[in-house]
RNA sequence: AUGCAAGUCGAACGGUAGUAAGGUGCUUGCACCUUAUGAGAGUGGCGAACGGGUGAGUAACACGUAGGUGAUCUACCGUAAAGUUGGGGAUAGCCUGUGGAAACACAGGGUAAUACCGGAUAAUUCUUAUUGUUUACGGACGAUAAGGGAAAGGGGCCACGGCCCUGCUUUUCGAAGAGCCUGCGUUCCAUUAGUUAGUUGGCAGGGUAACGGCCUACCAAGGCGGCGAUGGAUAGCCGGCCUGAGAGGGUGACCGGCCACACUGGGACUGAGACACGGCCCAGACUCCUACGGGAGGCAGCAGCUAAGAAUCUUCCGCAAUGGGCGAAAGCCUGACGGAGCGACGCCGCGUGGACGAAGAAGGCCGGAAGGUUGUAAAGUCCUUUUCUCGAUGAAGAAUAAGGCAGCGAGGGAAUGCGCUGUUGAUGACAUUAGUUGAGGAAUAAGCACCGGCUAACUCCGUGCCAGCAGCCGCGGUAAUACGGAGGGUGCAAGCGUUAUCCGGAAUCACUGGGUUUAAAGGGAGCGUAGGCGGCAUGAUAAGUCAGAGGUGAAAGGCUGUAGCUUAACUAUGGAAUUGCCUUUGAUACUGUUGUGCUUGAAUCGAGUUGAGGUCAGCAGAAUGUGACAUGUAGCGGUGAAAUGCAUAGAUAUGUCAUAGAAUACCAAUUGUGAAGACAGCUGGCUGGACUUGUAUUGACGCUGAGGCUCGAAAGCGUGGGGAGCAAACAGGAUUAGAUACCCUGGUAGUCCACGCCCUAAACGAUGUUUACUCGAUGUUGGCUUUUAAAGUCAGCGUCCAAGGGAAACCAUUAAGUAAACCACCUGGGGAGUACGUCGGCAACGAUGAAACUCAAAGGAAUUGACGGGGGUCCGCACAAGCGGUGGAGCAUGUGGUUUAAUUCGAUGAUACGCGAGGAACCUUACCUGGGCUCGAAUGGUACCGGACCAUUCCUGAAAAGGAUUUUUCCUUCGGGACUGGUAUCAAGGUGCUGCAUGGCCGUCGUCAGCUCGUGCCGUGAGGUGUUGGGUUAAGUCCCGCAACGAGCGCAACCCCUAUUUUCAGUUGCCAGCACAUAAUGGUGGGGACUCUGGAAAGACUGCCGGCGUAAGCCGCGAGGAAGGUGGGGAUGACGUCAGGUCAUCAUGGCCUUUAUGCCCAGGGCUACACACGUGCUACAAUGGUAGGGACAGAGGGUAGCGAAGCCGCGAGGUGGAGCCAAUCCCAGAAACCCUAUCCCAGUUCGGAUUGAAGUCUGCAACUCGACUUCAUGAAGGUGGAAUCGCUAGUAAUCGCGCAUCAGCCACGGCGCGGUGAAUACGUUCCCGGACCUUGUACACACCGCCCGUCAAGCCAUGGAAGCCGGGGGUGCCUGAAGAUGGUGACU
Repeated sequence: AUGCAAGUCGAACGGUAGUAAGGUGCUUGCACCUUAUGAGAGUGGCGAACGGGUGAGUAACACGUAGGUGAUCUACCGUAAAGUUGGGGAUAGCCUGUGGAAACACAGGGUAAUACCGGAUAAUUCUUAUUGUUUACGGACGAUAAGGGAAAGGGGCCACGGCCCUGCUUUUCGAAGAGCCUGCGUUCCAUUAGUUAGUUGGCAGGGUAACGGCCUACCAAGGCGGCGAUGGAUAGCCGGCCUGAGAGGGUGACCGGCCACACUGGGACUGAGACACGGCCCAGACUCCUACGGGAGGCAGCAGCUAAGAAUCUUCCGCAAUGGGCGAAAGCCUGACGGAGCGACGCCGCGUGGACGAAGAAGGCCGGAAGGUUGUAAAGUCCUUUUCUCGAUGAAGAAUAAGGCAGCGAGGGAAUGCGCUGUUGAUGACAUUAGUUGAGGAAUAAGCACCGGCUAACUCCGUGCCAGCAGCCGCGGUAAUACGGAGGGUGCAAGCGUUAUCCGGAAUCACUGGGUUUAAAGGGAGCGUAGGCGGCAUGAUAAGUCAGAGGUGAAAGGCUGUAGCUUAACUAUGGAAUUGCCUUUGAUACUGUUGUGCUUGAAUCGAGUUGAGGUCAGCAGAAUGUGACAUGUAGCGGUGAAAUGCAUAGAUAUGUCAUAGAAUACCAAUUGUGAAGACAGCUGGCUGGACUUGUAUUGACGCUGAGGCUCGAAAGCGUGGGGAGCAAACAGGAUUAGAUACCCUGGUAGUCCACGCCCUAAACGAUGUUUACUCGAUGUUGGCUUUUAAAGUCAGCGUCCAAGGGAAACCAUUAAGUAAACCACCUGGGGAGUACGUCGGCAACGAUGAAACUCAAAGGAAUUGACGGGGGUCCGCACAAGCGGUGGAGCAUGUGGUUUAAUUCGAUGAUACGCGAGGAACCUUACCUGGGCUCGAAUGGUACCGGACCAUUCCUGAAAAGGAUUUUUCCUUCGGGACUGGUAUCAAGGUGCUGCAUGGCCGUCGUCAGCUCGUGCCGUGAGGUGUUGGGUUAAGUCCCGCAACGAGCGCAACCCCUAUUUUCAGUUGCCAGCACAUAAUGGUGGGGACUCUGGAAAGACUGCCGGCGUAAGCCGCGAGGAAGGUGGGGAUGACGUCAGGUCAUCAUGGCCUUUAUGCCCAGGGCUACACACGUGCUACAAUGGUAGGGACAGAGGGUAGCGAAGCCGCGAGGUGGAGCCAAUCCCAGAAACCCUAUCCCAGUUCGGAUUGAAGUCUGCAACUCGACUUCAUGAAGGUGGAAUCGCUAGUAAUCGCGCAUCAGCCACGGCGCGGUGAAUACGUUCCCGGACCUUGUACACACCGCCCGUCAAGCCAUGGAAGCCGGGGGUGCCUGAAGAUGGUGACU
């Protein structure tokens, strides 16, 4: 778009078309008449104001609740009384005609009524006037008089008299409905504080059903407002619904009540009722029709369509039921309603099968490879049939319908009729309904979310701060229960998750039920208005309050008892509840109101006291600056040090005099006063307060205090003064990387005074005011009392503490305790005390005071650490005092860097760098190049085949390797075994990665003195105490004290070496005495004395003495002793720190590799070389070099070894081989040192690099790449810049010797051994490191911390912005439709 949603009545009326029958005229199919029937349309009546929809407007008597109406209306219905008489004129329809596209309109003719209009009659009706009774005062009941106002018929029956039904008119009461009025309740904004002109009231009139400024005229100037007017924003209200323990909070879908609206705005008409959803008129917007002149329309009725949107249904069936309209009724109408359809949208119920079933199947997943799990789950066997499919059958919802029949009743009552009772009596949309039953067959039916914690539920793989997850915390950077997948599990289930919204938890707006010292929060302080609160006694009242009764609080819903659908949802019925409001009767403790008293709160009065309380005036001295004069001379001043500055034109300094302004030393205090801000020399004037005391007076006069008013440091502002010192700004000098600062020299506003503003501060006790109560101690100020005291009492100012409070710190009669009254303020951090608006101000600015956006914190108090250019105490070769070095040279060695095919890898401040490496020519070797192998170089197992293996020889090759060749075993139960080769196979292998996955080991703080525990105690707790304190020590060593008492790991001691003595023992060591021998030697006999060796003991413990001290302990040139205060040295390394180092010693998780990242081999490389650094050696020389001679160790090593004597060589070495498995032999002559000689300060007789030549040795092999020897060569270097290292006694320094590794050696390294053998330490201020106590902290990855501001680019949000565009409201003015009222004209 389209269809439907309000009609009905012929029993109100006229009557047509049509149809049927009969008749007439006849033109035989037309006209007319009669009878019967009869649409549609019309007149008339009732309804259409109900029912249905929506929530735009409305903050209002709209709604809710309780009342009023004595200020009102009401069709239909019920009740009661009376009546229904007699006339009249029109008009639609209809006929004729006209205009118009249409909608529709007009003219003429004739007609009916329950349509319309007069007349008569009528009351207890209405109006007016007079008047009585009564009242809750516009009422009710009356009286008198005057006036006004009615009607309609229709139907049935009849014995024709009438009767009955229904309608109509007037009146009464009712029922139900409506209008109006009132109390109370009803959102947010004060950054809306003033508003109002018909406004508020009166009088008169009009108007209405009715009161009323509802309207008009006149008069008055009122009305509303902090208890929130006015304005703005938002919104229909309620019963209820959701949530909550409740109080509340949110909400107003469905159902019910009320209101408002019907395209937008305005208006009236009709009517009982409307200012009317499916009526009218006007204006407007929009859509449609049109012949362009003009017309039509209103789904926020039911369906349906379009658009918008994340999103919301059928253009269904029926009036069978319930209800409504009309009708006498039949009946008609009814998108109300009853049903069906669509949508898991909600609620409820049911099912998707049951029983048995272990080889615990297969598959999946996990796995320590045993197995576990999915899992009785499946399969399989036996059952069942709700549901489903196909059939059959089949309720209730239906009755008092009308009508018929029968009976009874009322009336004078025959019939119709009326009332009652019984009986009969049609009708089912849903509907192929519900239900019942037959057949079939496990057949038709399981998903979604989650599994890190909150929160029930865990593993694997993949990924690797990627991809992703996430409600909050947070996961993910190679082992992710947090991502993705899988397996498994958990929770719900025809649903499950997500999103949005509301309540809850949230006591997180706190009425129930919070806070304000420091977390957010006390107004800067007072006076005081409104308000709130208010002492003792008594009387009245009864407003609050309490109790009883009555009314109301609709129904539904919710709760509860019972009942009906198989159950439930759902429904029916009864109860309780509805906490509220109104009326009434009582009670009177408390509050209120009112009366009368009281004195304790408060005030007044008398007496006394007190103080930097305020204000005005006068005065004083010290200091400072300046001026004058004088003395006097070269500096003054200032600083960390200086400079600017002042000064020979005479400063500073000193003296005298003068002058100016400001502030008031001492007293002075933990003091005093004041409301706070604040107040300080002295004196006086004026003045406020406080305290004490009194047998005085008043008699609750009180407390608090929103607004309001006043005061209010400093700075600042205005006008006029004043200006000594000080001093923003400013200038100069310094400091500094810079220094718009700190320091210095100057210096203007200002600081001071008068008057007027400003009105803020960490205006702080971060603590509002008032009152009462609650252990004590102590100091002090001002009074009073007097048992004169270490007294009592009142008012202040302080400190400490109890109970109690507090998150704690802390508070504690001056509360932050216990209570009461009132005010103010807070509600996460930032944005922001900002913006806008308003108010104040001369300005500066102040007061009030947001939001967008953004973060997941911000914050308080306390704890443990760490840190501090905080404090205290103490230690260490830490500094200082010394000695010797490094840094400069040459060389050695390690590292970085560079180079390279490779220069393998690791170690990197201290704590890497002569480190792993205690020994890289091959090997080592991990690297590179090239050649080879793939069960592999090694080991073990299994199966099969073969054989000794070993060894020899030859060929190819760089070798590895390959090929060829010779030889041939033992045991045996004869099966085979031992051994061994090959093939296959199971375990390989990896110096590949991760030391940030690990074990073990190690470095470092640090041989520093610390680190902890049990029990107890303290604290809400973290935690503390012990362990701190006073002493002492090398020491947490010891002593004393102590809410601690003990204990452990550390310290010390126990262990080893060394220093002394004794004893035992006496070979290979020793040799005093005895003896032998020799050129000489413990060489020999012997000895057990000594040295020595190595067992056992002793010794040293502050034990003794003196002093100091409580003690621990300290001091002493003490005694004694070999040694004296841990004698010296070593081993020994607490809890832990550094994600310290090492996956390349080893071990090991994970990952990677498997004809290679494994294995074998040859050659090369690790040895490179412009440089840089570390660690060393040798030097630079005379305390030395060189030459000759002479002396003295200790500790080690040695059989694949050390290797003597002798001989050879200048020498390295060769030869040689004695002796030695070592107190026996060898390495092995120690050197510095001593004596003598020489050199004479030079690049040397210093120094030895480098290079040449010749050699020796080891070794398959010295080219890359060994050491050593001889001859020759003879570099740098003349004591080392900044800086830096070691060492406190047998130490540093210096001198040589040995060993490990090792064929040899790049060793000047490392580890040991002995010889010679110093200096210095006042001391702890400083540098470094450490320990303890304490303090601050915004740090805890712990100062290498944290953190602030600007800036580039981009983005987000918000404020401002010349202007531009739009919306809303108020007021004034202009134009002015419909309509209403009035007037007039015409018509009737």
The prediction has a mean pLDDT of 84. The RNA shown here (small-subunit ribosomal RNA) has 1388 nucleotides and comes from an uncultured organism.